RNA sequence: GCCUGAGUAGCUCAACUGGCAGAGCAGGGCACUCUUAAUGCCAAGGUUCAGGGUUCGAGUCCCUGCUCAGGCA
Repeated sequence: GCCUGAGUAGCUCAACUGGCAGAGCAGGGCACUCUUAAUGCCAAGGUUCAGGGUUCGAGUCCCUGCUCAGGCA
């Protein structure tokens, strides 16, 4: 330099054919318990990497850039 994949909550990852952004873990509160742990319940947590384009509507499609991983040279 070229090709491919990935980038979504603090972390690990979903999100169907473009149609209300979710789960588990962590953290918080409550219950249980002599206490802790475990368990159960509840609530909270998002500029979906950045910029632009298409569309009534974009996490999803298109373009450019950035970061990471792999491959080729």